[in-house]
C1' cells in the first nucleotide's frame, strides 16, 4: 500500500429475489421449593457501526469512512 470478508438486541447468530427487524442463550417478573438451583408460564430489550445516495419502500443496492480478521506486496 492493493484486494477480499465481517459489523443486526447484553452474547452467539437469522432475515430468501429489496417490502410486518426474529430466534437461542442471559436478564427481569410470576408459578414451583424452608431456601436455591434446575423445570414452567409471561415480558422487556434494536438509530442493523458512523454519513450521504438510489427507490413508493433499504438490514439487504451504490459511494464514502472507521473497526476487526484474512490474502498478496
Nucleotide at each position: 500500500g492493493u484486494c477480499u470478508g465481517u459489523a443486526u438486541a447484553g452474547c452467539u447468530c437469522a432475515a430468501c429475489u429489496g417490502g410486518g427487524a426474529g430466534a437461542g442463550c442471559a436478564a427481569c417478573u410470576g408459578c414451583c421449593u424452608u431456601a436455591c438451583a434446575a423445570g414452567c408460564a409471561g415480558c422487556g430489550g434494536g438509530u442493523u457501526g458512523g454519513a450521504g445516495g438510489u427507490u413508493c419502500a433499504a438490514g439487504u443496492c451504490c459511494u464514502u469512512c472507521u473497526a476487526c480478521a484474512g490474502a498478496c506486496a